[in-house]
Context: one part of a larger RNA
Molecule: large-subunit ribosomal RNA, domain II
Organism: microbial mat metagenome
RNA sequence: UCCGGCGAGUUACGAUUGCAGGCAAGGUUAAUGACUAAAGGUCAGGAGCCGAAGGGAAACCAAGUCUGAAUAGGGCGUUUGAGUCUGUAGUCGUAGACCCGAAACCGGGUGACCUAUCCAUGUGCAGGUUGAAGUUACCGUAAAAGGUAAUGGAGGACCGAACUCACAUCUGUUGAAAAAGGUGGAGAUGACGUGUGGAUAGCGGAGAAAUUCCAAUCGAACCCGGAGAUAGCUGGUUCUCCUCGAAAUAGCUUUAGGGCUAGCCUUGUUUUAGUCUACUGGAGGUAGAGCACUGAAUUGCCUAGGGGGCUUCACAGCUUACCGAAGCAUAUCAAACUCCGAAUGCCAGAUAGAUGAUGAACGGGAGUCAGACUAUCGGAGAUAAGUUCGAUAGUCAAAAGGGAAAGAGCCCAGACCACCAGCUAAGGUCCCAAAGUGUGUGUUAAGUGGAAAAGGAUGUGAGAUUUCGAAGACAACUAGGAUGUUGGCUUAGAAGCAGCCACUCAUUUAAAGAGUGCGUAAUAGCUCACUAGUCGAGAGGUCUUGCGCCGAAAAUGUCCGGGGCUAAAACACACCACCGAAGCUGUGGAUCCGAAAGGAUGGUAGAGGAGCAUUCUUAAAGCAACGAAGCUGUACCGUAAGGAGCAGUGGAGUUUUAAGAAGAGAGAAUGCCGGA
Repeated sequence: UCCGGCGAGUUACGAUUGCAGGCAAGGUUAAUGACUAAAGGUCAGGAGCCGAAGGGAAACCAAGUCUGAAUAGGGCGUUUGAGUCUGUAGUCGUAGACCCGAAACCGGGUGACCUAUCCAUGUGCAGGUUGAAGUUACCGUAAAAGGUAAUGGAGGACCGAACUCACAUCUGUUGAAAAAGGUGGAGAUGACGUGUGGAUAGCGGAGAAAUUCCAAUCGAACCCGGAGAUAGCUGGUUCUCCUCGAAAUAGCUUUAGGGCUAGCCUUGUUUUAGUCUACUGGAGGUAGAGCACUGAAUUGCCUAGGGGGCUUCACAGCUUACCGAAGCAUAUCAAACUCCGAAUGCCAGAUAGAUGAUGAACGGGAGUCAGACUAUCGGAGAUAAGUUCGAUAGUCAAAAGGGAAAGAGCCCAGACCACCAGCUAAGGUCCCAAAGUGUGUGUUAAGUGGAAAAGGAUGUGAGAUUUCGAAGACAACUAGGAUGUUGGCUUAGAAGCAGCCACUCAUUUAAAGAGUGCGUAAUAGCUCACUAGUCGAGAGGUCUUGCGCCGAAAAUGUCCGGGGCUAAAACACACCACCGAAGCUGUGGAUCCGAAAGGAUGGUAGAGGAGCAUUCUUAAAGCAACGAAGCUGUACCGUAAGGAGCAGUGGAGUUUUAAGAAGAGAGAAUGCCGGA
């Protein structure tokens, strides 16, 4: 891992509701006893229980009663007649109460052959080294002290085997070993090692103290018992089909992953409403807007007050490019501002239309209380998040099918079954790949399409407007572009062109600035404005708008799904075809609702209904050695669970029908046992 077997809502008592049955203003026996044909028996037994009357705390009274001073009012009753017993199904309660699962708690015992400490009694420590005290001799001293040499043999002394330990590292890590092996290492006469016997016991002992040890178990050993402890937690919970079909919200909760009540689902009974649209009438203070209030905020004027300066003995006075309340004008902002104020939504109503049981009440049974994303309106956040918290709607959840390459929540569309029939939706129609290389008119040149901003640009299309132009524009070329004058001032110089001034004037002109730029030390020089000629038809500016361009750097492989696409296979606007789904239609069939016509049948939690199979019991009818059950094979039948037939095997029981009773259905529980 697989296969086989076993494996989870049971039973008792009580309550309640439905259904079935008996009797009925009544219903019913319990214990017990008797009988007997021993049967889901019969009879006796009325003790008790429920109902037929309530009210009151009670005494008590009674169709009334309680409160009360009350004959008042009010509360609960009567008037409105159904109960009770048994069975069965659902649910609840008490019990282990669907099954398995703790860590723990308590009681009684068993352990110190491991290990910790202690007691008693034994035993062990090769060899080598060092050389304390003391002693002796000599020297020394008044005597001592002291010195030298010997002797001596102390020590938690030294080196190092046995022995004990365990510091480093390698190996081992399903090991040779549930702690070892190799190479080194530490102690090795001591607080040393060790044998035997004994002592201390779990709310405890022991501890050179580490929560360390107490038999591979220790923040409280092990064994048995209380015991099926408890588990708001996790896992598991076994056949089929049919009908309906949720919730992830509110309130409360030592409550937040649990509960209770309500909401939403189902089922029964009774009843007759309900919903939507139009219309009419209401309440309201949102969006917007506004500044009349409350606040915020801008500029100017005006002006109380304050500051500075001048002045004064003081009072006063004068002044100010300072600050500035109030006021006036100006232009703004607001969820907790409003002189205003929608659209929706909400409430109600008669009428009309739509829908066609969708509503309500009372009973039985639930599940749900972690929601997710999308669109819109908001709060929080950074006008961040596949963020978080609300509201309204949708989808998913509990929804398959088609589209979006692939995708719970997006778009289309809601799958009873069958079909090698048709039409469509979203989305598509060059190839992958079903269907147009469709038609018409434009746009785009960027592979834009097929990712992005502020900003930038003679890209290109469309529109509007304006200026100049056959009295000749725009561009180009030819020619002129002068004089007073070097304007005045300034300056070393300043002559159109460093700078300043100006009422920048005037003359000659076709035209020519007291000068547009380059240039010089200053002049000079080049050029422009302006003018004429040549040429001969459009030229310039501004605004709006379509599509493009730049801005544009990231990690496997390029932002079309790929190939590939340019009068497109891109974009815009039209039009005609076609493809395309479990949608719709057609044909056949099933079930439910309905008198019919006709309609309905996705589904998790969950409610309701109908069945299949297994074992046993009762009754009846059968089958079986001419072969029962079981097993193997098989192309048959049924909407499913399932059921036959036949053949083989097997070798003795078994089937059907009608009822009844359950140890009544296995794929999951890190399930249990066995096997491979």